This is a predicted structure of an 80-nucleotide RNA (Glycine riboswitch aptamer) from a soil metagenome. The sequence is in RNAcentral, with records from MGnify. Of the family's consensus pairs, 90% are formed in the model.
[in-house]
RNA sequence: CGUGCGGGAGAGCUUCCGGUCCGCCGGAGGCGCCGAAGGAGCAAGACCUCUCCGAAUCUCUCAGGCCCCCGUACCGCACG
Numbered sequence: 001c002g003u004g005c006g007g008g009a010g011a012g013c014u015u016c017c018g019g020u021c022c023g024c025c026g027g028a029g030g031c032g033c034c035g036a037a038g039g040a041g042c043a044a045g046a047c048c049u050c051u052c053c054g055a056a057u058c059u060c061u062c063a064g065g066c067c068c069c070c071g072u073a074c075c076g077c078a079c080g
Stems, first nucleotide, its partner, number of pairs: 001080007012031008032066003038062001039060003045053001
């Protein structure tokens, strides 16, 4: 690093339209929100300067996500 198994979060309200078994479902919009797919940024740092290198669960939210499910960083075990 890969595969398998187990554990494993976070974040919403409203408007309009259609359907409806009147419980709700789907689509579009507005504002808001989350960060643990991915991506991007930087600290300390070696003799000095410059440059380069330089981590993250930190920061940014570009992407992704905010019913549930799936999945996710991370942890444990086994195998290669």